[in-house]
């Protein structure tokens, strides 16, 4: 230092689902919660999936990173 991840420390994040708001929707934000996560920290211009009221016909618009691969930082040390 690279791999590697435990019924270890420490610390962090929060899914369902209720609540209150915003949205046509998909979904989001903020509270409780706490199923689970070693990157569920950040990116996102490949890919993939979700809505598409108006306006348009899609090579568009919108949204999801807790999808899959990926870049980039970083906490801890049993085998």
């Nucleotide at each position: 230092u690279u791999a590697c991840g435990a019924u270890a420390a420490u610390a962090g994040c929060a899914a369902a689902g209720c609540c209150g708001g915003c949205g046509a929707a998909a979904g989001c934000c903020g509270g409780c919660g706490g199923c689970g996560c070693a990157a569920a920290g950040c990116c996102g211009c490949g890919a993939c999936c979700c809505g598409c009221g108006a306006a348009a016909u899609a090579u568009g618009c919108g949204g999801g990173g807790g999808u899959c691969a990926g870049g980039u930082u970083g906490c801890c040390g049993a085998a």
Predicted 3D model of a 79-nucleotide RNA (c-di-GMP-I riboswitch aptamer) from an Elusimicrobiota bacterium. Its mean pLDDT, the model's own confidence on a scale to 100, is 81. Of the family's consensus pairs, 90% are formed in the model.